[in-house]
RNA sequence: UCGAUCUGGAGAGAGGCCGCGUAUCCGGCGGCCCACCGAAGGGGCACCGGCGACCGGCAACGCGCGCCGUAAUCUCUCAGGUAAAAGGGACAGACGGG
Numbered sequence: 001u002c003g004a005u006c007u008g009g010a011g012a013g014a015g016g017c018c019g020c021g022u023a024u025c026c027g028g029c030g031g032c033c034c035a036c037c038g039a040a041g042g043g044g045c046a047c048c049g050g051c052g053a054c055c056g057g058c059a060a061c062g063c064g065c066g067c068c069g070u071a072a073u074c075u076c077u078c079a080g081g082u083a084a085a086a087g088g089g090a091c092a093g094a095c096g097g098g
Stems, first nucleotide, its partner, number of pairs: 001098002005094004013034001015033006035082003041078001042076003048069005055062002
């Protein structure tokens, strides 16, 4: 540093309408609409560093400017997600492997 296994692990509508299925209803699945969440993934950016032009300066160098690199638990909300259960889950602990 990258996986495996075990454990812990938050947030947000049990939303509305239609369809499938059913004798009907519920659960489930799909579509559309509205409202939300941020901790799969993804996008964006600071300090700082490098380069460049311009102004000042004998010079060292200075102020700001442009471009590139540059972080997150910040931010966006594309993706994903929004009762319980299941599943997912950044991150953390344990354990062992490359």